[in-house]
Predicted 3D model of a 475-nucleotide part of an RNA (small-subunit ribosomal RNA, 3' major domain) from an uncultured bacterium. The RNAcentral record of the full RNA draws on ENA, Greengenes and SILVA. Model confidence (mean pLDDT): 87 of 100.

Context: one part of a larger RNA
RNA sequence: UGACGGGGGCCCGCACAAGCAGCGGAGCAUGUGGCUUAAUUCGACGCAACGCGAAGAACCUUACCAGGGCUUGACAUGCGGGGUGAAGCCGUAGAAAUACGGUCCUCCUUCGGGAGCCCGCACAGGUGCUGCAUGGCUGUCGUCAGCUCGUGCCGUGAGGUGUUGCCUUAAGUGGCGCAACGAGCGCAACCCCUAUCCCAUGUUGCCAGCGAGUCAUGUCGGGGACUCAUGGGGGACUGCCGGUGCCAAACCGGAGGAAGGUGGGGAUGAGGUCAAGUCAUCAUGGCCCUUAUGUCCUGGGCUGCACACAUGCUACAAUGCUUGCUACAAAGGGAUGCAAUUCCGCAAGGAGGAGCGAAUCCCAAAAAGGCAAGCUCAGUUCGGAUCGGGGUCUGCAACUCGACCCCGCGAAGUCGGAGUCGCUAGUAAUCGCGGAUCAGCACGCCGCGGUGAAUACGUUCCCGGGCAUUGCACA
Numbered sequence: 001u002g003a004c005g006g007g008g009g010c011c012c013g014c015a016c017a018a019g020c021a022g023c024g025g026a027g028c029a030u031g032u033g034g035c036u037u038a039a040u041u042c043g044a045c046g047c048a049a050c051g052c053g054a055a056g057a058a059c060c061u062u063a064c065c066a067g068g069g070c071u072u073g074a075c076a077u078g079c080g081g082g083g084u085g086a087a088g089c090c091g092u093a094g095a096a097a098u099a100c101g102g103u104c105c106u107c108c109u110u111c112g113g114g115a116g117c118c119c120g121c122a123c124a125g126g127u128g129c130u131g132c133a134u135g136g137c138u139g140u141c142g143u144c145a146g147c148u149c150g151u152g153c154c155g156u157g158a159g160g161u162g163u164u165g166c167c168u169u170a171a172g173u174g175g176c177g178c179a180a181c182g183a184g185c186g187c188a189a190c191c192c193c194u195a196u197c198c199c200a201u202g203u204u205g206c207c208a209g210c211g212a213g214u215c216a217u218g219u220c221g222g223g224g225a226c227u228c229a230u231g232g233g234g235g236a237c238u239g240c241c242g243g244u245g246c247c248a249a250a251c252c253g254g255a256g257g258a259a260g261g262u263g264g265g266g267a268u269g270a271g272g273u274c275a276a277g278u279c280a281u282c283a284u285g286g287c288c289c290u291u292a293u294g295u296c297c298u299g300g301g302c303u304g305c306a307c308a309c310a311u312g313c314u315a316c317a318a319u320g321c322u323u324g325c326u327a328c329a330a331a332g333g334g335a336u337g338c339a340a341u342u343c344c345g346c347a348a349g350g351a352g353g354a355g356c357g358a359a360u361c362c363c364a365a366a367a368a369g370g371c372a373a374g375c376u377c378a379g380u381u382c383g384g385a386u387c388g389g390g391g392u393c394u395g396c397a398a399c400u401c402g403a404c405c406c407c408g409c410g411a412a413g414u415c416g417g418a419g420u421c422g423c424u425a426g427u428a429a430u431c432g433c434g435g436a437u438c439a440g441c442a443c444g445c446c447g448c449g450g451u452g453a454a455u456a457c458g459u460u461c462c463c464g465g466g467c468a469u470u471g472c473a474c475a
Base pairs, nucleotide, nucleotide: 001475002474004471005470007469009467010466011465012464013463015459016458019423020422022420023419026314027313028312029311030310031309032308033307034305035304042053043052064300065299066298067297068296069295070294073123077122078121079120080119081118082117084116088103089102090101091100092099093098106115107114108113125289126288128287129286130285134283135282136278137277138276139274141272146185147184148183149182150181151180152161153160154159165176166175167174191266192265193264194263196234197233198232199231200230201229202228206223207222210221211220212219237260240254241253242252243251244250316416320375321374322373323372324371325370326369332363333362334361337356338355342351343350344349382413387408388407389406390405391404392403393402429451430450431449432448433447434446435445
């Protein structure tokens, strides 16, 4: 000087407390361990691995296994030589890769030749090892308020001071004081979204007033008021008032205001820590393989199941379930695409195809909600696992191993031990909708809106963190 303390002091955080809904019990989905296996490819392991890399494993992907093949190679560049019959298509053999046969006799050209193909040589190739050789990128403490420098001063020196003290703040935020005076990286602000108003512009958006038309609909003429869209601007600054405070910084209350003290949300992550993660995104040193640890193909595996854990979904019902009727969103996506009206099918879906590269058309129905009826506390009209049968769609192909529909079957489950997680407001809870990936495949992920709470006395305690201080046998 740090680190540490079951030392004391001050302060913060859904850290506890106060509340609400969960997890831990059940069934299923997904990930992991384990076991199994020819292989069940690899990585990730407290927080900070485990719906993680994977925003899509039937083939492909694919890195794994078995078998069948190739050896200048699936891919790149160069050199030498060769014949100038490339590819494609057809046939035969084969599981395919591929091999053979047939057909075809390509392109550029300065007519020397070149591209393509074959042979040979240099070399290629490696998701092989080392993240403890590395770059880059990332997680984490932590959006915590810290981390430093120049000059000066103090100290033999390590170093200290500044950065400590008092008050204050979300903040090393600011004020006052002070052997310090300044400065940098962080904080804040500048950026984006959102809440209010004004101005401009009105098509594909809007429809108050005027006119026309319809069973009905901004449908038509028209209009720019309103909504909305796009661009620009105003507005919030403790600015104003009162009180507290030191006449400070600031805090408490109030006015006005759409909004009040950082308005709400996002982006933004200092110096460092964990030899944290990644050699399998990529790049890269070293080592290793070179008729194989490279490469092509078929099939299998990554989906295996006595178990264990993690994250979710669905439930156990009456604030519910079922049936019928009836409202109200936002944000997105759409041309090898989204597809209306119509017809067929109980349905998944099929036939057909208007319109739309989309403020115009479509996906599209929002659901919870409202109204009405049934159920009457029962393992049930709760719950839907499992299994049987029949189908639909995608795709060369759904046996291993897809999703969905219909009929039948109807399991566990009656609110969950010890323990444990999230959340402070348009939040939790609950309800549906969209998107990426994608032929097909989501209960995951990323977004969007609808309905919409309870509680916070307080900081003694648990956890993490900040500041100064103290002890120390640690560095």